[in-house]
RNA sequence: GGGCUCGUGGUCCAGUGGUUAAGACGCCUCUUUGACGUAGAGGAAAUCGAAGGUUCGAUCCCUUCCGGGCCCA
Numbered sequence: 001g002g003g004c005u006c007g008u009g010g011u012c013c014a015g016u017g018g019u020u021a022a023g024a025c026g027c028c029u030c031u032u033u034g035a036c037g038u039a040g041a042g043g044a045a046a047u048c049g050a051a052g053g054u055u056c057g058a059u060c061c062c063u064u065c066c067g068g069g070c071c072c073a
Stems, first nucleotide, its partner, number of pairs: 001072007010025003018056001027043005049065005
């Protein structure tokens, strides 16, 4: 330099053109316990890496850029 791939709550990730997005772990509150833990109930937390474009509508499609990984040279 070229090609491919990934980027989504604190962490690991699902999702796919149509309600500002599911789950697990973690965190907070309540119940249970003498207490901790376990268990049960509820809650907060992601403007989906950035900027443009397409579209009635973009997390999803296209372009460029940023960052990680793999391959080729």